RNA sequence: GAUGAACGCUGGCGGCGUGCCUAAUACAUGCAAGUCGAGCGAACAGACGACGACCUUGCUCCUCUGACGUUAGCGGCGGACGGGUGAGUAACACGUGGAUAACCUACCGAUAAAACUGGCAUAACUUCCGGAAACCGGACCUAAUACCGGAUAACAUGCUGAACCGCAUGGCUCAACAGCGAAAGACGGUCUUGCUGUCACUUAUAGAUGGAUCCGUGCCGCAUUAACUAGUUGGUAAGGUAACGGAUUACCAAGGGAACGAUGCGUACCCGACCUGACAGGGUGAUCGGCCACACUGGAACUGACACACGGUCCAGACUCCUACGGAAGGCAGCACUAUGGAAUCUUCCGCGAUGCGCGAAAGCCUGACGGAGCAACACCGCGUGAGUGAAGAAGGUCUUCGGAUCGUAAAACUCUGUUAUUAGGGAAGAACAAAUGUGUAAAUAACUAUGCCCGUCUUGACGGCACCUAAUCAGAAAGCCACGGCUAACUACGUGCCACCAGCCGCGGUAAUACGUAUGUGGCAAGCGUUAUCCGGAAUUAUUGGGCGUAAAGCGCGCGUACGCGGUUUUUUACGUCUGAUGUGAAAGCCCACGGGUCAACCGUGGAGGGUCAUUGGAAACUGGAAAACUUGAGUGCAAAACAGCAAAGUGGAAUUCCAUGUGUAGCGGUGAAAUGCGCAGAGAUAUGGAGGAACACCAGUGGCGAAGGCGACUUUCUGGUCUGUAACUGACGCUGAUGUGUGAAAGCGUAGGGAUCAAACAGGAUUAGAUACUAGGGUAGUUCAUAGUGUAAACGAUGAGUGAUAAGUGUUAGGGGGUGUCCACCCCUUAGUGCGGCAGCUAACGCAUUAAGCAAUCCGCCUGGGGAGUAGGGUCGCAAGGUUGAAACUCAAAGGAAUUGACGGGGAGCCGCACAAGCGGUGGAGCAUGUGGUUUAAUUUGAAGCAACGCGAAGAGCAUUACCAAAUCUUGACAUCCUAUGACCCCUCUAGAGAUAGAGUUUUCCCCUUCGGGGGACAGAGUGACAGGUGGUGCAUGGUAGUCGUCAGCUCAGUGUCGUGAGAUGUGGGGUUAAGUCCAGCAACGAGCGCAACCCUUAAGUUUAGUUGCCAUCAUUAAAUUGGGCACUCUAAGUUGACUGCCGGUGACAAACCGGAGGAAGGUGGGGAUGACGUCAAAUCAUCAUGCCCCUUAUGAUAUGGGUUACACACUCGUUCCAAUGGACAAUCCAAAGGGUAGCGAAACCGGGAGGUCAAGCAAAUCCCAUAAAGUUGUUCUCAUUUGGGAUUGUAGUCUGCAACUCGACUACAUGAAGUUGGAAUCGCUAGUAAUGGUAGAUCAGCAUGGCUAUGGUGAAUACGUUCCCGGGUCUUGUACACACCGCCCGUCACACCACGAGAGUUGGUAACACCAGAAGCCGGUGGAGUAACCUCAAGGAGGUAGCUGUCGAAGGUGGGACAAAUGAUUGGGGU
Repeated sequence: GAUGAACGCUGGCGGCGUGCCUAAUACAUGCAAGUCGAGCGAACAGACGACGACCUUGCUCCUCUGACGUUAGCGGCGGACGGGUGAGUAACACGUGGAUAACCUACCGAUAAAACUGGCAUAACUUCCGGAAACCGGACCUAAUACCGGAUAACAUGCUGAACCGCAUGGCUCAACAGCGAAAGACGGUCUUGCUGUCACUUAUAGAUGGAUCCGUGCCGCAUUAACUAGUUGGUAAGGUAACGGAUUACCAAGGGAACGAUGCGUACCCGACCUGACAGGGUGAUCGGCCACACUGGAACUGACACACGGUCCAGACUCCUACGGAAGGCAGCACUAUGGAAUCUUCCGCGAUGCGCGAAAGCCUGACGGAGCAACACCGCGUGAGUGAAGAAGGUCUUCGGAUCGUAAAACUCUGUUAUUAGGGAAGAACAAAUGUGUAAAUAACUAUGCCCGUCUUGACGGCACCUAAUCAGAAAGCCACGGCUAACUACGUGCCACCAGCCGCGGUAAUACGUAUGUGGCAAGCGUUAUCCGGAAUUAUUGGGCGUAAAGCGCGCGUACGCGGUUUUUUACGUCUGAUGUGAAAGCCCACGGGUCAACCGUGGAGGGUCAUUGGAAACUGGAAAACUUGAGUGCAAAACAGCAAAGUGGAAUUCCAUGUGUAGCGGUGAAAUGCGCAGAGAUAUGGAGGAACACCAGUGGCGAAGGCGACUUUCUGGUCUGUAACUGACGCUGAUGUGUGAAAGCGUAGGGAUCAAACAGGAUUAGAUACUAGGGUAGUUCAUAGUGUAAACGAUGAGUGAUAAGUGUUAGGGGGUGUCCACCCCUUAGUGCGGCAGCUAACGCAUUAAGCAAUCCGCCUGGGGAGUAGGGUCGCAAGGUUGAAACUCAAAGGAAUUGACGGGGAGCCGCACAAGCGGUGGAGCAUGUGGUUUAAUUUGAAGCAACGCGAAGAGCAUUACCAAAUCUUGACAUCCUAUGACCCCUCUAGAGAUAGAGUUUUCCCCUUCGGGGGACAGAGUGACAGGUGGUGCAUGGUAGUCGUCAGCUCAGUGUCGUGAGAUGUGGGGUUAAGUCCAGCAACGAGCGCAACCCUUAAGUUUAGUUGCCAUCAUUAAAUUGGGCACUCUAAGUUGACUGCCGGUGACAAACCGGAGGAAGGUGGGGAUGACGUCAAAUCAUCAUGCCCCUUAUGAUAUGGGUUACACACUCGUUCCAAUGGACAAUCCAAAGGGUAGCGAAACCGGGAGGUCAAGCAAAUCCCAUAAAGUUGUUCUCAUUUGGGAUUGUAGUCUGCAACUCGACUACAUGAAGUUGGAAUCGCUAGUAAUGGUAGAUCAGCAUGGCUAUGGUGAAUACGUUCCCGGGUCUUGUACACACCGCCCGUCACACCACGAGAGUUGGUAACACCAGAAGCCGGUGGAGUAACCUCAAGGAGGUAGCUGUCGAAGGUGGGACAAAUGAUUGGGGU
């Protein structure tokens, strides 16, 4: 875009079309084919008229006549057309073009002729029977345009003869012989023995129309259908037909069709055309038109011009209906209608007025053909649902940043119009005829008459009072559907919360959904809009036009070769292809163009154009093809040389392995990561000699050679294939490719017969391991080897089919040839054939290929068309088997795949760094205790943190409190905040009850500011009221903020400008040096820039300037004492300043950066520390610091109070401490710090106590006083290797301090007690210099409570680093990747469970088409004793002919049988998919 559509929602009008696609299912009812009385007899009816009858004189009765009429039957014509349907059919069915010299044709028009003479019956009618009915039988009568004879007469037919013609059979004309026909009819006219007109009839001819047959050509799928055929193919003869013919029969021969697809199976009416498409094509075959086929299913004929017959006949079958059970009837795929089926398809309408059909002389009759109307938005086309003005931008809705925005000039309101609608009025065209009647006229005739033709008059409409026109009335009666994440035009709010849903593809939804549902708004189309189904397009996605095959799917493993296809140069000829012209045809309708009709359009009419791989015919000759003749360059042959692991057979050889024998000789050998099995004192291994046997051929050896491929490697001989070079003697296109076919074809495996040294599947034992059906080691059988069969596959690979032509250069190498220089090797140039490398143009998605093409061309073959299922199933075929070959589908997914890119990763590589290892020192892991965590327990043991990066962490202090937890007891506007109301000061104090919160009682007092003195304002308290408070409740995966980690690692980035690439991207930032550093240097298709690094900041180490109190004291004086006077030199303090920059020298390096060494210097190469943390990663931590969205609780998850718990304890782990002692413990003496803290405080001195401590109290808000004695160290004494004078847990008693309180549950003191533990398994941690180790001191928190828990401080003060192989972590470059949530990735197979489709399966079931046999209806054809018989002949006896009956061949349904094919189903079973 389209549709015969359907479904959902909605629906105003008109025009014009269309309307059972399914069940060719069944059909009630009505209608759809009749007509002719001018063919015939008969019957009915009865006008006018006439005779007669009557006690009735009448609208009475009887008889006769019988006009105009009607029609059951006989007869004629028509029921073979028109109408329906598409079951069958893959076919001369259809389309197209031919042929019939092989045919028929009623009615029609034309021409010619004829129409004479006789006869026999029969229906109707009447009558008698049978039957329920349908219907049937007998008898008598009668007619014809019914039927039967005869005459006439051919141009039909047969035979013979002759002339002419053609295309083979043959055709046509003439003549002779034989031989065949009819309606004396009907109606008219008339002057009536007759003549004549019309119609009908007969014969002949040619025509028209219609049909029949034959042929060329076109016409679906499957080759997993490859072989088919017996009247089959042909001949002769006969019968038969309208006609040819194996169409039929007899005989003879053995043919015929097929890979250009026979046969079989499946599917299907075919075409003009219709839809789509730029075309080529693809799909379809409704309506309209042409053909075919069919008429309940199957068979058959009759009649007839035509049928094997839709509304005819006979038979069989199924079904339906009637029945009196004996028998009968029926056929909507005609028009309506009904049932059923289905997603689905209309009225049991009107009319013959028009156009046609049939009959008729005609009027006319018939006509569900047809013309119309009805129903249906089913399609197409047209129209309308109003138009103008209208801002208070109304109300209302929606959103909102609360300002507004939007629906929106939209509405209302005002002014108009009247298409359509309603009512009324008017009103075409479709009508032309025929007949009747009246003139005229034509030809014929002796004439009458009749007929034909023209014109006038008269008359005919279903639709329908319709189209159309006019008038009146009212904006009144007339808008929906879908969508709004992207594709794709159009966004917001609310609800929901991976639910409910949506979805064409991608996908959306887990509490802020532009995607679900609703609403506002918006977009699109519009009487429709969406959805579903189907077809084409896009799709170059089957590629003829117009694709591909190195790696994406795709080159057969490789030759030879048949058919086919393609094919060198020249000339002549031909004319199949090709080109060009003419003729015929290609129906109409449709498409296209022009014009016209209806108001436009859809629609319709007229004309034109167009359409074929068609047929016939004339011409051209370049190219292809055919024929003929030549040529040599393709191809082949010859001649002369060359190389070769080319093939086959026979023979020969040496080294090595193994085995055997013997000698020497002794204890191991062998093997591995390490071992063991194994071999060996019965003598191995080693060594020496000899022998046996089999297999393979070191070095040479080479991207070297040969071969079609597989493949081929010692040497010699024989046979043999191919190739290359040179030459140009010969042939003269002999060529290329290659379906089917045929040959060859590694290794393994298989059969038979040998052989068997090595190696070695299977196998058993030894190791390894969690296991080890493996890797490893010792053995070992098939096999490995040979011959001969067979198999026929490999990553049979260059993943690259064969052959041909031409297309840049360069450089190796193999086999030749030619030339130059030169002769000792050799070198240079040219050329042919191979074999390699890098590389230009070109090609390629890229990688890459590139004269050995994957480039440019033409030829032939093979193969591909998303992944999986699957190279599977079943079938065929080959094979001894193993298996090979050919080779699907259901189902399932939205991808699978290629090349390249960036990351990440690797038990990949290179290189670098780090207390990473190594080298060292000291620890942890063992013991006791402390502390934190897990677990367990509990009423509660509140909670967070979880590898590094949780665990002496939040917590820089859990007895109460803290406190978040638990128990029981209480409160409800609340413990806390704001607002409102009225009242009052509030506070404080005492007593009682209670565990306390609290409750009750009592006492006491009367707030502040302003004032116009009325009052107002403000705090405070309890009371009331509701808004609210409150929450350490949840979510760190909704968040902010904060801090952790990689990591103080050297990286991260650029939307800058360039360059490269189709692109993602790359380059810069890679490579070379160097650095702690992407630090710097030089170089470079890059040039620059930003965040990081470094530096700037603090501290520490030196000097200097300034300043000296509370600090200091060299000199002077003084003291017990820097105590005081004095001083500010020194120390120190705290402000500033100097100093360090690879600056200088030497060397190395590339003349660089830089590195190494040195000088000077307090300090030397970032001097030592600290702060400082790039882009980012971990949904890492924290809602319990704080803040915060959302959710949740609200007499409780809030608040108060008491007690308890966080301190539990079979256990496990982390971080510590004290130890195990002599480098030590104890006692005594003695030296030296730094940095801090102090008024709810530090607290001296003195006194008391054995001590913790107490009493009293000076000084100090601090360089002044106090905490405050530093300790290790040093000196001396003692202990003497001991679970001890080491170690101090645990426990008892008595105390001290803090505090409301020390039981659960504090610290300390004294005395007593005196546990484990004798240096710590696997494993693991820290540290590179003032560091580790070791020893003290101070502070925060704090009433009290610190073990190196944390934060600081300073004392003493080491060892070691060869080095980067390894472990861990990180950076850089590179490589592989099927990873990208990125290796904690991805992913394979079994098993378990569920579902789905398929295969196998003992079988079972129904079906289809054949075959064999049985049986055989109707019927045609044939036979026929007997029966019976109108026409004719005989002449009365019969005959000819036909009839019924019987019978034969054929023959439908049916029956029996064994096979074939395709389905369905089947216990069980197999793999596959999700």
The RNA shown here (small-subunit ribosomal RNA) has 1474 nucleotides and comes from an uncultured organism. Its Rfam family is "Bacterial small subunit ribosomal RNA". Rfam links the family to the GO terms structural constituent of ribosome and ribosome. Its mean pLDDT, the model's own confidence on a scale to 100, is 81. The RNAcentral record of the sequence draws on ENA and Greengenes.